[in-house]
RNA sequence: CUAGCUGAGGAGCGUUGCGUUCUCCGGGGUGACGAGGGGGAUCAGGCUCAGCGAAAUCAACGGCGCUCGCAUUGG
Numbered sequence: 001c002u003a004g005c006u007g008a009g010g011a012g013c014g015u016u017g018c019g020u021u022c023u024c025c026g027g028g029g030u031g032a033c034g035a036g037g038g039g040g041a042u043c044a045g046g047c048u049c050a051g052c053g054a055a056a057u058c059a060a061c062g063g064c065g066c067u068c069g070c071a072u073u074g075g
Stems, first nucleotide, its partner, number of pairs: 004052006010068006018046001021041005045061001
């Protein structure tokens, strides 16, 4: 410097689908490995914070609809 891992940010169901991933078409180009582009599947913690021999939160956020939990206020 880069990547990875762990934990937290309350939870579940339905839905759309960008990115990632997988797969297929395609075929520039290469000695070979096969690009751009297109189709299908999956998909709303991919973000933030902290730590990486840890005991660990807090905070600010996370499409749409519904439900539950927690807190507060009113009836």
A computed fold for a 75-nucleotide RNA from a Burkholderiales bacterium, annotated as SAH (S-adenosyl-L-homocysteine) riboswitch aptamer. It matches the Rfam family "SAH (S-adenosyl-L-homocysteine) riboswitch aptamer". The literature on the family includes a 2008 paper in Mol Cell by Wang et al., "Riboswitches that sense S-adenosylhomocysteine and activate genes involved in coenzyme recycling".